[in-house]
RNA sequence: GGUGGCUAGGGUUCCGGCGCUCUUUUUCAAGAAACGCGUGUCUGGUCCGAGAGCUGCCGCCCGGUCGCCAUCUCAAGUCCGGGUGCACGGCGGGACAAAAGCCCGGGAGA
Numbered sequence: 001g002g003u004g005g006c007u008a009g010g011g012u013u014c015c016g017g018c019g020c021u022c023u024u025u026u027u028c029a030a031g032a033a034a035c036g037c038g039u040g041u042c043u044g045g046u047c048c049g050a051g052a053g054c055u056g057c058c059g060c061c062c063g064g065u066c067g068c069c070a071u072c073u074c075a076a077g078u079c080c081g082g083g084u085g086c087a088c089g090g091c092g093g094g095a096c097a098a099a100a101g102c103c104c105g106g107g108a109g110a
Base pairs, nucleotide, nucleotide: 001058002057003056004055005054006053009048010047014045015044016042017039018038019037020036023034024033025032026031059084060083061082062081063080064079066077086106088109092104093103094102
């Protein structure tokens, strides 16, 4: 440096919840079911999701080990261990159904 899983967080395309309606079906009627409309100030399932959150893998760097003909040195490579610092951050804009700690962005600034 890249990437997977998860979470903080996010909204409402789909599912569900809740409300309305009675067009259709059923019923003696009340009602019920289906369709429709609304609702995320509906806990949820699907979904989105962190540079400065967690975790794994890969890459890279350092050390060591092994490394086809008897031996030494050793290439690509194998295996083991370690490292991969620090990090406050708008306004505004963008995508997907929509929003967001997503992207612009370790941006502008500090």
Guanidine-I riboswitch aptamer from uncultured Pseudolabrys sp., 110 nucleotides, folded computationally. The RNAcentral record of the sequence draws on MGnify. Its mean pLDDT, the model's own confidence on a scale to 100, is 83. It matches the Rfam family "Guanidine-I riboswitch aptamer". Gene Ontology term of the family: regulation of gene expression. On this family, see Barrick et al., Proc Natl Acad Sci U S A 2004: "New RNA motifs suggest an expanded scope for riboswitches in bacterial genetic control". Taxonomically the source falls in Pseudolabrys (Bacteria, Alphaproteobacteria, Hyphomicrobiales, Xanthobacteraceae).